[in-house]
RNA sequence: GGGGCCGUACUUCAAUGGCAGAAGAAGCGACUCAUAAUCGCUCAGUUGUGGGUUCGACUCCCACCGGCCCCA
Numbered sequence: 001g002g003g004g005c006c007g008u009a010c011u012u013c014a015a016u017g018g019c020a021g022a023a024g025a026a027g028c029g030a031c032u033c034a035u036a037a038u039c040g041c042u043c044a045g046u047u048g049u050g051g052g053u054u055c056g057a058c059u060c061c062c063a064c065c066g067g068c069c070c071c072a
Stems, first nucleotide, its partner, number of pairs: 001071007010024004018055001026042005048064005
């Protein structure tokens, strides 16, 4: 320098172009003499950034940023 894959909650991951969710973590409570485990509740987001297409974009298109891999 060229190509491919990926970027969503603190973490790991979902989500046919039509309300952004789950689990874990964290906080509170129940249980227990107490802790752990278990159960219940709560808290969670500028979907990497900026544009474009569309009535409507996490999703499609373009550029850029970052990570990983391959080629030179």
The prediction has a mean pLDDT of 83. This is a predicted structure of a 72-nucleotide RNA (transfer RNA) from a Gemmataceae bacterium. The RNAcentral record of the sequence draws on ENA. Rfam family: tRNA. It is annotated as a transfer RNA. Its family is annotated with triplet codon-amino acid adaptor activity in the Gene Ontology. The organism belongs to Gemmataceae, within Bacteria.